[in-house]
């Protein structure tokens, strides 16, 4: 630092996710020690129980137990005196710290920095001065009552450092009471009124010491009060205040002040966010980041608030008081039912809550702290211990050597690899743990909970001491086996549907370690809110457009201030962290010293560039004023012409109208058409034009009134008067509304015809609102340039519009871009993700201003404004999803375009589809009717041939055949029968004795048998696990590749373009330039010649002949097959740059001559596991295997392909002509007899140019038949046979005779063919005993037609457009249905919080007092002055009503 995840691939946006740090954590597995810290984050929820604040007798009174001494004694004790000093108890200090927790709090509460001349201050320090005379009660205690209790009443006595009255009065007195001088009316000076307490201790005592007291003044700790600035979230909270905001007086306070009261005044706050909701102690710090930022506020320190809720005040220096009082409220105890008690958010604990946080320990040794003169008491503060891997650090579990690379594991291609020097094995060490001994600092004059702890010596033994997580990519780390979209993993992609590096297990690895993973939050990475650092034309994002307020920025010269800035200096920014230097525990961790730092604030000196301000000037910015020409810019008002409709009339007759096509629809009551005259209302044809004009919406007949802008060009005035623009105001298509007008056409809704499966649409025919007008709302629009506004800079071409300048006489034309404005194409730079933008920027800069931060859900809901409504405007969330989305590639695709092919169509010839059979397929049916092949590319296909067999299928009977090794046994081996059986199997009986090697006993080999092993064996499954082979598109012209350029980049160019061609075939151009595979040629038949060689082939001349090339000859021709020629657009001619194209010559043949054979990258998970190989899997007296019989041949049915026909271009019937290619020893089989015939019998000849199959048929010449179910057609079926074969019954082929069915030319629909071709007619071969209408090859006869390429099918090129990539058999979109998980309504209802308005008023303070009660002072002794109680007013918590 980065990664994955959107796509077929890319590059961009954008989002989700991970690697990383950390935490008071928690959860699973696991776990040896020590050390230093941490430990209810939830219920501020309730708490049993102990303990957490006392102390002082050197302030007072009184004095218990116990000792001492003594006396009495009923021996139980009992009095006296002395000492002692307990518990209560006056009094003083303490209790306001300490400790504990974040409820409330958005606050001068917290930080920071000032202010108090507006403050107090006990205990301390320093200091000045003083401390004198009186008095009178109260508790303890006696006694006497009430009460269960807590507790209380009455009555007596008594002491103080308690209370109380005087004196003194240095001193103090801003404020208060009296007086009285100066006065700037703020105030200062004087004079008077007011204040004290002792106790101890040395000493005979004098005296001195201390500890206290009482007013000063000062300091110190510490409090009050105050002001500036800092730091959360909502605006779906916009208005908020009446003690409010000010004054004046006054009360209150320690002190200022609406802190309170009266009285006046109307005022104060707020978009720099008041008032309301929510939420939450504050900081130092912490976490995390390169920082700047975010985020947190546990532990430590500071500071606030709170102490069962609410509320009140007392006491005090200090409190509105955690371990106090009172009152209320809720809980909870105790009760004798009257009435009382309490408050763990101090320590421990306990219940609950909760994913979850400890002991009812010791100890005051140190440290602090309260009282004390002091010993001392107290102190769950503190020190320390226990639990807990919570977390930091830090040690170990072993260290050397050790290859038979032991033994198991696990993989394995079967050799080996690997765990692995790891183990054993020798050799050494002892941290931790056991035992034993010694023993601490921490203290200072003592005293050690910790603690016999730390640590150190000795011994003991490798013995006791390793996990968790992870191995598909991010991300280090792979194999095997189970599992088979099942179990189950997942932090995001995403794995698992039989060969899972993704599950589970196991061996390996990897990677961290007393831990390791998970879950939870925070930073981070995320430049994913962007100051530092982002955008807004199409990805999310410019308000429909104008004026302007705040407010933001703002030209040029000059002086002057110093608010911003800059810069030095002073305070302060606690301590503790963080950093740096250094010390201390063995080291770290962690304590510690001492330094940096701490970006902040506050005061000061100073500087003046710039901003800001003041004050003078300036014209370049902006406005104004004189001419001018442009324009559909706006209001309004008059006019005008063509056209539609309608109304009269006039001609005139049947159709108009309308469509694809046609109906509704008008129209014989006279339409349409056409003239003439008339209403009426809308809208301006031609001009008209990426031409004008306006902010924007818009805006086009003509003329007039009225009115805004902008531009030009000379000049002349102001003098910065500028620019945007949150709120806010105003404009503002079209639909809509509202009142009132019009209403010709058109035209929502409607209603009819049609279309269509349907047609609530698209098409016709009516047709109402509305389109118009006049005021009035509406505020939206793809309101768009999807592009806010203003300025300045930054090459250019080329058009238009409007003005003006020079030069000409003038116009045109010109001006080395004259010129200012607007309005368009192209383009360099640049800029952009790309498209593209480009002086009219989307470049380069500045100033404002709006807006935007995955997708959906949603521009919804709720709230609020605003409308008459519809609605707008402003706008969430919960919930889901890993994407959505630009923009550009390459592909496919389209009922997009170009072009061009191709029996594709057309043109034409036969068919098919109907009928009867053959045959395959479906279906169905059977034990079984094997299996397999399904659009073209399955269906006369695998099948070139199922009676057995094949045979894989059914029924029934039976079994290990074949090859290898052990072992045991037996005879050679082999050949021949016989029994059973349905057969095979079994079962048995003769025949026969071999080869090699001996030692003559026997072994070997070979074969058979039995047993074992372990193996075969499988036409079972998986063609989706594959080879190989084939089919298809398609014999279509295409696929691609290296260099090199072009794109950030998929990629593109090359291959496109222009032409030609059957062809990417050639040519020509071109950032290409070259190549491969395809093409096309080489190959094989076959058209035409020649050479060469003549048997079985051939016969022109010759000769013979039985008249058959039969023979002799021939080598001339046919032929047969080697070899060669020949065709190459080679030659003219036309055209063309060229390729080519057309036409001609010659040639057997002419433009790839016809025909084969060859089939590019690749689709299609196409076919085949049953041809044959094979992976995995399944079965092993069976799914193998053998044998017999049976099916594969079934048949209401449908389909494909075929073969006969329907007949006269035919049938018969006789008679004759003419191929070519093939095959033949298990063979073809001549001739001859028989047989109506299929074929028998015998039998020559051929291993083939010899001999056989072998007749070729159509044809050709007669002859009959005469339009009919027939002399067509033959099917079906009866009888008899032939063949071949073990065997024709399920089930062959064929003859023969008899029967004589359907069919009279086929509906939709569909198929093949372009020449020797279709049709058409025969012959031949594979398979094969046997069987052909199949399927392959031969020849004979022999047409018809293509104008053309709109159309339909399949291709090819080049373009487009696409949201599709499994590519149109894609993709996706809404209702329905079921359910209620989220959200919003929803009759209601049920809690919580608050505000207004009353009622209520406890307890407590003030205040008021006619009731009662009173020691201290005064008194004339009668009462007074003060004071208490009660009583009543005020203010007010609970509660209560009632509304929001």
């Nucleotide at each position: 630092a980065g990664a994955g995840u959107u796509u077929g691939a890319u590059c961009c946006u954008g989002g989700c996710u991970c690697a990383g740090a950390g935490c008071g954590a928690a959860c699973g597995u696991u776990u040896g020690c020590g050390g230093c810290g941490g430990g209810c984050u939830u219920a501020a929820c309730a708490c049993a129980u102990g303990c957490a604040a006392g102390u002082c007798g050197a302030a007072c009174g009184a004095g218990a137990a116990g000792c001492u001494a003594u006396c009495c004694u009923u021996c139980g004790g009992g009095g006296u005196a002395g000492u002692g000093g307990a518990a209560a108890g006056u009094g003083g200090c303490g209790c306001a710290c300490g400790g504990g927790u974040g409820c409330g709090u958005a606050a001068c509460a917290c930080g920071u920095g000032g202010g108090u001349a507006a403050u107090c201050a006990a205990c301390c320090c320093u200091u000045u001065a003083g401390a004198c005379c009186g008095g009178g009660a109260c508790a303890a205690c006696c006694g006497a009552g009430g009460g269960a209790a807590a507790c209380u009443u009455c009555g007596g006595c008594u002491a103080a450092u308690a209370c109380c009255g005087g004196a003194u009065g240095u001193g103090g007195u801003a404020u208060c009471g009296g007086g009285a001088a100066c006065u700037u009316c703020g105030g200062c000076u004087c004079c008077u009124g007011c204040u004290a307490a002792g106790c101890u201790c040395c000493g005979c005592a004098a005296g001195g010491g201390g500890c206290g007291c009482u007013a000063g003044a000062g300091g110190a700790c510490g409090u009050g009060c105050u002001c500036g600035c800092g730091g959360c979230c909502c605006a779906u909270c916009a208005g908020c205040u009446u003690g409010u905001u000010g004054g004046u007086a006054g009360g209150g306070u320690a002190a200022u002040g609406g802190c309170c009261u009266a009285c006046c005044a109307a005022g104060g706050c707020g978009a720099a966010g008041a008032c309301g909701g929510g939420u939450a102690g504050c900081u130092g710090g912490u976490c995390u980041g390169a920082g700047a930022g975010g985020a947190u506020g546990g532990c430590c320190a500071g500071u606030c608030a709170c102490a069962c809720u609410g509320g009140a005040a007392c006491u005090g220096a200090g409190a509105c008081a955690c371990g106090g009082u009172c009152c209320a409220g809720a809980c909870u105890c105790c009760u004798a039912c009257g009435g009382g008690a309490g408050g763990c958010a101090g320590c421990a604990g306990u219940g609950g809550g909760g994913a979850a946080u400890a002991u009812u320990g010791c100890g005051c040794a140190a440290u602090g702290g309260g009282c004390g003169g002091a010993a001392g008491c107290c102190u769950g503060a503190c020190g320390c211990a226990g639990c807990c891997a919570c977390g930091c650090c830090g040690c170990g579990u072993g260290a050397g050597c050790g290859a038979u690379g032991a033994a198991g594991g696990u993989c394995c291609u079967a050799g080996g690899a690997u765990c692995g020097u790891a183990a054993a094995g020798c050799u050494c060490u002892g941290u931790g743990g056991g035992g034993g001994g010694a023993g601490a600092a921490g203290a200072c004059c003592u005293u050690g909970a910790c603690g016999g702890u730390a640590u150190c010596c000795c011994u003991u033994u490798a013995g006791c001491a390793a996990g968790c997580a992870c191995c598909g990519g991010c991300u280090a780390a792979c194999u095997c086996c189970g599992u088979g979209c099942c179990a189950g993993c997942a932090g995001c992609c995403g794995c698992g549907g039989u060969a899972a590096u993704a599950c589970g297990g196991a061996g390996g690895g990897u990677g961290c370690a007393a831990a390791c993973g998970u879950u939870g939050c925070u930073c981070g990475g995320a430049a994913u809110c962007a100051u530092u650092g982002g955008g807004c034309g199409u990805a999310a994002a410019g308000c429909g457009c104008g004026c302007g307020u705040a407010g933001g920025c703002g030209g040029c010269c000059a002086a002057g201030c110093a608010a911003g800035u800059u810069g030095g200096g002073u305070g302060u920014g606690a301590a503790a962290g963080c950093c740096c230097c250094g010390g201390g525990c063995u080291c770290a961790a962690c304590c510690u010293g001492g330094g940096a730092a701490g970006u902040g604030c506050a005061c000061u000196c100073a500087a003046a560039a710039c901003u800001a301000c003041u004050u003078g000037g300036c014209u370049a910015g902006a406005a104004u004023c004189u001419c001018g020409g442009a324009g559909g810019g706006g209001g309004c008002c008059a006019g005008a012409g063509a056209a539609u409709u309608c109304c009269c009339g006039g001609u005139g007759u049947a159709g108009a109208g309308g469509u694809g096509a046609a109906a509704u629809u008008c129209g014989u009551a006279g339409a349409u058409a056409u003239c003439g005259g008339g209403a009426g209302g809308a809208a301006u044809a031609c001009c008209a034009g990426u031409g004008g004009c306006g902010a924007a919406g818009g805006c086009g007949c003509u003329g007039g009134c009225c009115u805004g802008g902008a531009c030009g060009a000379a000049g002349a005035u102001u003098g910065a008067c500028g620019c945007u623009g949150a709120g806010g105001u105003g404009c503002g298509a079209a639909a809509g509304c509202g009142u009132g007008g019009g209403g010709a056409g058109c035209a929502a809704a409607c209603a009819g015809g049609a279309u269509u499966a349907g047609a609530u649409a698209c098409c016709c025919u009516g047709g109402u609102a509305g389109u118009c007008c006049a005021c009035g709302c509406c505020g939206u629009a793809a309101a768009c340039g999807a592009u806010g506004a203003g300025u300045g800079c930054u090459a250019g071409a080329c058009g238009c519009c409007g003005g003006u300048g020079g030069a000409u006489u003038g116009a045109c034309c010109c001006c080395g871009u004259g010129u200012c404005g607007g309005u368009g194409u192209c383009g360099c730079a640049g800029c952009u993700a790309a498209c593209g933008c480009g002086u009219u920027a989307a470049g380069c800069a500045c100033u404002c201003c709006g807006c935007c931060u995955g997708g959906g859900g949603a521009g919804u809901a709720c709230g609020g404004u605003c409308g008459c409504a519809a609605g707008a405007c402003u706008a969430a969330a919960a919930c889901u999803c890993a994407a959505a989305g630009g923009a550009a590639u390459u592909g496919a695709c389209g009922g997009g375009g170009g072009c061009c092919c191709g029996c594709a169509c057309a043109a034409g010839c036969g068919g098919u589809g109907g009928a009867g059979c053959a045959u395959g397929u479906g279906g169905u049916u059977u034990a079984a009717u094997u299996c397999g092949a399904c659009g073209c590319a399955a269906c006369g296909c695998g099948c070139a041939g199922a009676a057995c067999c094949u045979u894989a299928c059914c029924u029934g009977g039976g079994u290990u055949a074949a090859a290898u090794c052990c072992u045991a046994c037996g005879g050679a081996a082999u050949c021949c029968g016989g029994c059973c059986u349905a057969a095979a199997a079994g079962c048995u009986g003769g025949a026969g004795u071999g080869c090699c090697c001996u030692u003559c006993g026997g072994g070997g080999a070979a074969u058979g048998u039995g047993u074992g092993a372990g193996a075969a064996g499988g036409u079972g499954c998986u063609g989706c696990a594959u080879g190989g082979c084939u089919g298809u598109c398609g014999u279509c012209a295409g696929c691609u590749c290296g260099u090199g350029u072009c794109g950030u980049g998929a990629g593109a160019u090359g291959u496109u373009g222009g032409g030609u061609u059957a062809a990417g075939u050639c040519c020509c151009g071109c950032a290409a330039c070259g190549a491969g595979c395809g093409c096309a040629a080489c190959c094989c038949c076959u058209a035409u010649u020649g050479u060469c060689u003549g048997u079985u082939g051939c016969c022109a001349g010759c000769a013979c002949u039985u008249c058959g090339g039969g023979u002799g000859g021939g080598a001339a021709c046919u032929c047969a097959g080697a070899c060669a020629a020949g065709a190459c657009u080679g030659c003219c001619g036309g055209c063309c740059u060229a390729a080519a194209c057309c036409g001609g010559a010659g040639g057997a043949a002419g433009g790839u001559g016809g025909g084969g054979a060859u089939g590019a990258c690749g689709u299609c998970a196409a076919g085949u596991c049953c041809u044959c190989a094979u992976g995995g899997c399944c079965c092993u007296c069976a799914c193998g295997u053998c044998c017999a019989g049976g099916g594969c041949u079934a048949c209401a049915c449908a389909c494909g392909u075929g073969c006969u026909a329907c007949a006269a271009u035919g049938g018969c019937u006789g008679a004759u002509a003419c191929a070519g290619a093939g095959g033949g020893c298990u063979g073809c089989g001549a001739a001859c007899u028989c047989g109506c015939g299929a074929g028998a019998g015998u039998a020559a000849g051929c291993u083939a140019a010899u001999c056989c199959c072998a007749a070729a048929a159509a044809g050709u010449c007669a002859g009959u038949c005469u339009c009919a179910g027939u002399u067509c057609g033959g099917a079906u079926u009866g009888g008899a046979g032939u063949c071949u074969g073990c065997a024709a019954c399920u089930c062959g082929a064929c003859u023969c005779c008899a029967u004589g069915a359907a069919g009279c030319u086929g509906g939709a629909a569909u198929c093949g063919c372009u020449a020797g071709u279709a049709a058409u007619c025969g012959g031949a071969g594979a398979u094969c005993a046997g069987c052909a209408c199949g399927c392959u090859c031969c020849g004979g006869u022999g047409a018809a037609u293509a104008c053309g390429u709109u159309c339909c099918c399949g291709g090819g090129c080049c373009u487009u457009g696409u949201a599709c990539a499994c590519a149109c058999c894609g993709c996706c979109c809404g209702u329905c249905a079921c359910a209620c998980c989220a959200u919003g309504g929803g009759a209601g209802u049920c809690g919580g919080a608050u505000g207004c308005u009353c009622c209520a008023g406890a307890a407590g303070u003030a205040g008021u007092u006619a009731g009662c009660c009173u020691a201290a002072c005064c008194c004339u002794c009668g009462g007074g002055a003060g004071g208490g109680c009660g009583a009543c007013u005020a203010c007010c918590a609970a509660g209560g009503a009632g509304u929001g």
The prediction has a mean pLDDT of 83. The RNA shown here (small-subunit ribosomal RNA) has 1444 nucleotides and comes from an uncultured prokaryote.